[in-house]
Context: one part of a larger RNA
RNA sequence: CCCUACGAGUUAGUGCUCUGUAGCAAGGUUAAGCCGUGUGGCGAAGCCGUAGCGAAAGCGAGUCUGAAUAGGGCGAAUGAGUUGCAGGGUCUAGACCCGAAGCGAAGUGAUCUAGCCAUGGCCAGGUUGAAGCGUAGGUAAGACUGCGUGGAGGACCGAACCCACUUAUGUUAAAAAAUGAGGGGAUGAGCUGUGGUUAGGGGUGAAAGGCCAAUCAAACUUCGUGAUAGCUGGUUCUCUCCGAAAUGCAUUUAGGUGCAGCGUCGAUUGUUUCUUUACGGGGGUAGAGCUACUGGAUUGCCGAUGGGUCCUACCGGAUUACUGACGUAAGCCAAACUCCGAAUACCGUAAAGUUAGAGAUCGGCAGUGAGACUGCGGGGGAUAAGCUUCGUAGUCGAAAGGGAAACAGCCCAGAAUAACAACUAAGGUCCCAAAGAGUAUACUAAGUGGGAAAGGAUGUGAGAUUGCACAGACAACCAGGAGGUUGGCUUAGAAGCAGCCACCCUUGAAAGAGUGCGUAACAGCUCACUGGUCAAGUGAUUUUGCGCCGACAAUGUAGCGGGGCUCAAGUAUACCACCGAAGUUUUAUCAUUCACAUUUAACAGGCCUUCGUGGUCCAGUGUUGUGGAUGGGUAGGAGAGCGUCGUAUGGCGAGUGAAGCAGCGGGAUAACCCAGUUGUGGACGCCAUACGAGUGAGAAUGUAGGG
Repeated sequence: CCCUACGAGUUAGUGCUCUGUAGCAAGGUUAAGCCGUGUGGCGAAGCCGUAGCGAAAGCGAGUCUGAAUAGGGCGAAUGAGUUGCAGGGUCUAGACCCGAAGCGAAGUGAUCUAGCCAUGGCCAGGUUGAAGCGUAGGUAAGACUGCGUGGAGGACCGAACCCACUUAUGUUAAAAAAUGAGGGGAUGAGCUGUGGUUAGGGGUGAAAGGCCAAUCAAACUUCGUGAUAGCUGGUUCUCUCCGAAAUGCAUUUAGGUGCAGCGUCGAUUGUUUCUUUACGGGGGUAGAGCUACUGGAUUGCCGAUGGGUCCUACCGGAUUACUGACGUAAGCCAAACUCCGAAUACCGUAAAGUUAGAGAUCGGCAGUGAGACUGCGGGGGAUAAGCUUCGUAGUCGAAAGGGAAACAGCCCAGAAUAACAACUAAGGUCCCAAAGAGUAUACUAAGUGGGAAAGGAUGUGAGAUUGCACAGACAACCAGGAGGUUGGCUUAGAAGCAGCCACCCUUGAAAGAGUGCGUAACAGCUCACUGGUCAAGUGAUUUUGCGCCGACAAUGUAGCGGGGCUCAAGUAUACCACCGAAGUUUUAUCAUUCACAUUUAACAGGCCUUCGUGGUCCAGUGUUGUGGAUGGGUAGGAGAGCGUCGUAUGGCGAGUGAAGCAGCGGGAUAACCCAGUUGUGGACGCCAUACGAGUGAGAAUGUAGGG
């Protein structure tokens, strides 16, 4: 990992409540128990209902409060219950199932290990050579010294023995801690055999929270015990109808829960809902405005006050690149400014439309209370975030289909089933790839299209204003570009051209006291300006369309989905055709629901009756038919069924072969069915109705077995 089997809303309290159904009904019903086996009879204690109000005494269609005959509160007037059965929910219980770490009680453990007690055992070999003693020397006597003897030591080296420091191997191991090679202690606080002792909040501990039987920050076993788990996981057949929420308030509350909101089912109401139109409302948002307030804020004019300077004995006066109130002329800003002020939205009234799984009330049952993105209006942040937090609309959530290459939240559009039919939406129509290399006029040359800013530029199209120009412009070429003068000053020099000042006059077609280069200074070149040649447009500013540069990243083109495209790109104007979805239509079918019609086999009720379960009317269920509408769906609500095991009754099958198993074949909208058939098998089984459940597995690191 797979297969098979098992595996989760149960039972009780004749509890509480609601729905359905049955009996009886102003009543309903027994309980314990008895008779004793009939699912019968007895048993009236009790319970619920028929009357309420008050704390109560109590009174009573009233009562309580109160001084009250007032007012007010709760009631009556306006009557349906009760007992079974079944089902939904709930309470108390383990209460859908599995799951803790833990807590308590009573016991069992020191054959492992820690300490201790008793009694035994063990430590090859080698080395060192303490005290003491002897002797010799030495001394007044000593001390002391040499030699010898001696044999001390948590002494030394090193086997056994004990340990476990390093490293390699091993790591589904040979081994749930080892093996190899080295290492430490090895007469000691040494090692070790046997027997004994200390026990769980306790022991023991040269102390590591170590050890107490592969278990230790409180052992193990059994019990309390199915501890508790607002937490995680799992929870088994089918179809039909409807279908959410991720919000508010509160919470030792924030991943829980209560109430409300939103869902569903039933009952009542029946257009009250919704939409549009008309009319009537309140408002202070967007915008705008501000000599209309509050506050901010820029410039000019005016210029009070203040400061500086001067005059003055004082009063005071004069003056100023100072300051600058108020005023004035303009231009501005505001969520917590408003003289103003919308569109929407909201509220009300009326009419019309719509009949939508509209609205409202009451009751049964829920789930939700982590939301996500996109557009718009805001707050926070940096007018950052696939950020965060509100409002509003949509989608996803719970929505498949088509488009966006791929892509929950974007665009189009809401899938009952079937079709090798048709029309469209978004989006597309050269090829991949369904459909136009569509039509007309322009622009773009950048593969712009198919990523980007400030900024930059004789790209190019369109427009506007304006200068010069056949009395010859612009560009080019030829020629001139002079004199006073080297202007004055400055300077070593300054001659048009370092710098400062001035910038005149003359000759002329024109020529600056000089535009740039140049020289040490001159010189030289050139320009402005003028004439000629040539012959038609040439400059400047500005608005706008489309382009250009700006443009650098890591596997590989890599910023059209690709090929490729100069239109098969974009924009503007005008237009036609086609493709394209589970949308719409067509044809057929199924289901739900509504309306109408039909029918009467059955059931309740009314009436008639010849009394015959006869006739007739009729709400509902039901049959048949026609027509309309509806049928995505998670949590969840409601409804209808399939299958398994068993019980009762009725009907059947079976050794001429039951069940089971396997193959083949067939049927149904699904669960599923076949008493169809063949084989196997060898003794029970099936159908209908009713009832009862140990009633459906793919998931739970599910349990057991097998592979």